[in-house]
About this RNA: This is a predicted complex of two RNAs, RNase P RNA and transfer RNA, with 427 nucleotides together. Its mean pLDDT, the model's own confidence on a scale to 100, is 80. It holds a member of the Rfam family "Bacterial RNase P class A". Rfam describes the family as follows. Ribonuclease P (RNase P) is a ubiquitous endoribonuclease, found in archaea, bacteria and eukarya as well as chloroplasts and mitochondria. Rfam classes the family as a ribozyme.
RNA sequence: CAAGUAAACCGGGUGACCGCUGGCCUUGGGCGGGAGGAAAGUCCGAGCUCCACCGGGCAGGAUGCUGGGUAACACCCAGGAGGGGCGACCCUACGGAAAGUGCCACAGAAACAUACCGGUCGCCUGAGGCGACUAAGGGUGAAAUGGUGAGGUAAGAGCUCACCAGCGGCUGGGUGACCAGCCGGCUGGGUAAACCCCAUCUGGAGCAAGACCAAAUAGAGGGACAAAAGGAUGCCCGGCCUAGUCCUCGGGUUGGUCGCUUGACCCUAGUGGUAACACUAGGGCUAGAUAGAUGGUCACCGCUCCGGUCAGCCGGAGUACAGAACUCGGCUUAUAGGUUUGCUUGGCCC
RNA sequence: GUGAGUGUAGCCGAGAGGUUUAAGGCGCCAGGUUGUGGCCCUGGAGAGCGAGGGUUCGAAUCCCUCCACUCACCCCA
Repeated sequence: CAAGUAAACCGGGUGACCGCUGGCCUUGGGCGGGAGGAAAGUCCGAGCUCCACCGGGCAGGAUGCUGGGUAACACCCAGGAGGGGCGACCCUACGGAAAGUGCCACAGAAACAUACCGGUCGCCUGAGGCGACUAAGGGUGAAAUGGUGAGGUAAGAGCUCACCAGCGGCUGGGUGACCAGCCGGCUGGGUAAACCCCAUCUGGAGCAAGACCAAAUAGAGGGACAAAAGGAUGCCCGGCCUAGUCCUCGGGUUGGUCGCUUGACCCUAGUGGUAACACUAGGGCUAGAUAGAUGGUCACCGCUCCGGUCAGCCGGAGUACAGAACUCGGCUUAUAGGUUUGCUUGGCCC
Repeated sequence: GUGAGUGUAGCCGAGAGGUUUAAGGCGCCAGGUUGUGGCCCUGGAGAGCGAGGGUUCGAAUCCCUCCACUCACCCCA
């Protein structure tokens, strides 16, 4: 210098004028606050609120290598195994197929119990047939009964041996996933994003939850069920509680207050920990609208592209994704342009 | 805002891991019938299943992410 890789961050600035929203002081007005890294998708996990309350079982759902972090998680950190890359590094829905069941189309002899062609031996009358052995070779298929080589054999075969892959056992190391060594020819198809088995977790609904105030109207409308009913919304059981519950038709309103923003919050320092994170001390207050405020115009500057110019510079165009609605922790997706740091590979110079 | 559901020819819709070209109806096109048109008869075209990725030998179908569309919500109660 080029190419790459990982992580962190910014994502327009200043001024003037005119507005919008809510807060405080005061009634003329003044002062200071006002979108994001994703506010998005609503995919997970919680806080909070209601379902009158308490308990047990089944079903259903979720997660799925190991250890840790956390309020919790499907998130994060560290490690293991497998895969990719020369490398820095990256990716993984990564429990069990030897508990059982199902499925594996077509082709093929055979898809999990089998021999079509072929090989070898024996018998029969010689081109051929029958029986036995074989799983090396051919063929089919996505997949064919461990792989390669040597020995062996009538031909063959883990039949025997060496190496490799898997499985099982023993020993050692590690909290563990797992790793290393030795022994045993033990060689059992795939699929669990098929049912299932194992382990762990799990009630439902959601701030339009819910509480209160005010206003209006018409509920003696119709239907179903009702002590053998309903109450935690799939089912069953026990306690306990209740006089109604559901559907439909009709009518009314389109108001206000609370919930609502101080919170598992933010910043700095120290300590512990490889890290995620935790603890301690000090400091800070950082939007609360309700059809929904956070904007518009002008000037100067910044950045990118194009054209002109020897250059300084001049002119034009553009400046992403998007945008709070109860609040947090994550994930996923979108994002013009730019900054910083660590590391890798290659080239050149000293 | 919250929750639930649906995407397959122009429209309605079956299929729910496999054998074929993804059924069928309406519509469209051509021919026949008719004096002409309709009805009717015969034949044909038109889709790769909302988009992308994954699992599997094999995906419209199973799983994940994204996109579009639809519906429900207050009071009498």